């Protein structure tokens, strides 16, 4: 220097006229002043919850979701740290990461044969020369074919056995919370692939949602029928418990008004301690839109940022609706940095 990978910032700003919503403050004129007024993802609605209502929210099936180990969080499929496997030269990156000796299933085609598999070619042995008996080392077929390698036996082989390696199983040590990670001993036990397929295991889950729900004014008219008091009915299904006198369906009158719920919060921000980190504690310190069919604007100047010699160009992705943590998708410009890996100088 060039190349790789990993972060992190950002999303214009001032000032004046005019106009809009909230608050607060002075006047009572129906106005003056003062301070604020979309995002980094507000989108998706994909996951967690706070809150609110079902009287209460018990237990059990069933369903559903998550899956590696320890930690963070108000949880969570997020986040952070490490094991294991893969991938890369490294920095890094990726895993729907539990279980196949409990069951079912699936793997075309090709081969003798793909899961209590198997005998085609091929090697030995008898033979009546038709064949029968071993046999699974060597060959073919395939993505896969019942552990290598070398020997010993043996009619021919064959883990039948013998050495060594690989695996798996027991069991001991060592480190480490843990998954695991190294080693050592004994066994001839070799028990394919797939659970992002049923299925087992473990853990976790009650529904509906701000059009939740509540206050307050104001207004009107019930009637009919079934069913129910022996147990109807009670916010995914089912069964138990438990509670309760109404539930249902059919005609019919009345209101849609104000206000609250609505923004001080599992908050922001700056120092110090704590931890590898997520993050968490403690002090001080600020209050950052609450609209109601839906306000946050428009115009002029100057300035900043990128590009250009200059004049001048250019600025995406998109707009609060009850709040918060997250994930995913969109996305102009800008700078800043950590680590790798190759040159090449000193």
């Nucleotide at each position: 220097u060039g190349g790789g990978u990993c972060g992190g910032u950002g999303a214009g700003g001032u000032g004046a006229u005019c106009g809009c919503g909230a608050c607060g403050u002075c006047a009572c004129u129906u106005g003056g002043c003062g301070u604020c007024g979309a995002g980094g993802a507000a989108c998706g609605u994909c996951c967690g919850g706070g809150c609110u209502c079902c009287a209460a929210a018990g237990g059990g099936c069933a369903a559903a979701a998550u899956g590696g180990u320890g930690g963070g969080u108000a949880a969570c499929a997020c986040c952070c740290a490490c094991c294991c496997g893969g991938g890369g030269u490294a920095a890094c990156c990726c895993g729907c990461g539990a279980g196949a000796a409990a069951g079912u299933g699936c793997a075309a085609c090709a081969g003798a044969g793909a899961g209590u598999a198997g005998a085609c070619c091929g090697c030995c042995a008898c033979u009546u020369c038709g064949g029968u008996g071993g046999u699974a080392a060597g060959g073919c077929u395939g993505a896969a074919a019942c552990g290598g390698u070398g020997g010993u036996g043996u009619a021919a082989g064959a883990g039948a056995c013998c050495a060594c390696c690989a695996g798996c199983a027991a069991u001991c040590g060592u480190g480490g919370u843990g998954a695991c990670a190294c080693g050592g001993u004994u066994g001839g036990c070799u028990a394919g692939g797939u659970a992002a397929a049923c299925c087992u295991c473990a853990u976790u889950u009650g529904g509906a949602g701000c059009a939740a729900g509540g206050u307050c004014a104001g207004g009107c008219a019930g009637a009919a029928a079934g069913c129910g008091u022996u147990g109807a009915g009670g916010c995914g299904g089912c069964c138990c418990g438990c509670u309760u006198a109404g539930c249902u369906u059919u005609c019919g009158g009345g209101u849609a008004g104000a206000c609250c719920g609505c923004u001080g919060g599992a908050g922001g921000g700056u120092a110090u301690c704590g931890g590898c980190a997520a993050c968490g504690a403690u002090a001080c310190u600020c209050c950052g839109a609450g609209a109601g069919a839906g306000a946050u604007g428009a115009u002029c100047a100057c300035c900043a940022c990128g590009c250009g010699c200059a004049a001048g160009c250019g600025a995406a992705c998109a707009g609060a609706a009850c709040c918060c943590g997250g994930c995913g998708u969109a996305u102009g410009a800008u700078c800043c940095g950590g680590c790798c890996c190759a040159u090449u100088c000193a």

Bacterial RNase P class A from a Microbacteriaceae bacterium, 346 nucleotides, folded computationally. The prediction has a mean pLDDT of 77. The model forms 96% of the base pairs in the Rfam consensus. Rfam family: Bacterial RNase P class A. Rfam classes the family as a ribozyme. About the family: Ribonuclease P (RNase P) is a ubiquitous endoribonuclease, found in archaea, bacteria and eukarya as well as chloroplasts and mitochondria. Lineage of the source: Bacteria > Bacillati > Actinomycetota > Micrococcales > Microbacteriaceae.